[in-house]
RNA sequence: GCGAAAGUAGCUCAGUGGUAGAGCAUCGCCUUGCCAAGGCGGGGGUCGCGAGUUCGAAUCUCGUCUUUCGCU
Repeated sequence: GCGAAAGUAGCUCAGUGGUAGAGCAUCGCCUUGCCAAGGCGGGGGUCGCGAGUUCGAAUCUCGUCUUUCGCU
């Protein structure tokens, strides 16, 4: 330099055009004499960034940044 993949909650990930979710973690409550385990519930996101298409974009298109892999 060229090509490919990834970027979504604190962490690991799902979601392939129609109100952004799960597990773990965190906080509260219940249960227990206490702890652990278990049960119920809450908070936390403008989906890497910028633009475009669309009535509507995490999702499609373009640019850009970061990381990983391959080629030279």
About this RNA: Transfer RNA from a Bacillota bacterium, 72 nucleotides, folded computationally. The sequence was found in a public genome assembly. NCBI's taxonomy places the organism under Bacteria, Bacillati, Bacillota.